Model confidence (mean pLDDT): 82 of 100. Predicted 3D model of a 72-nucleotide RNA (transfer RNA) from Candidatus Moranbacteria bacterium UBA4824. The sequence was found in a public genome assembly. The source organism's lineage runs through Bacteria, Bacteria candidate phyla and Candidatus Moraniibacteriota.

RNA sequence: GCGGGUGUCGUAUAACGGCUAUUAUAUCAGCCUUCCAAGCUGAGGACGGGGGUUCGACUCCCCCUACCCGCU
Numbered sequence: 001g002c003g004g005g006u007g008u009c010g011u012a013u014a015a016c017g018g019c020u021a022u023u024a025u026a027u028c029a030g031c032c033u034u035c036c037a038a039g040c041u042g043a044g045g046a047c048g049g050g051g052g053u054u055c056g057a058c059u060c061c062c063c064c065u066a067c068c069c070g071c072u
Base pairs, nucleotide, nucleotide: 001071002070003069004068005067006066007065010025011024012023018055027043028042029041030040031039048064049063050062051061052060
């Protein structure tokens, strides 16, 4: 330099072009307990960046960027 793949709450993950973006764990609050742990309930928190297509984009297209694999 070329080709392919991946990028979503702190972490690990799901998502059909269309309703409030899913679940687990962690965090916080409450309940329970003599206390802690465990358990139960609730809350906050995310689509790598830019542009395009579309009535509507995490999803489709282009560029950039980070990482991984292969080729040179």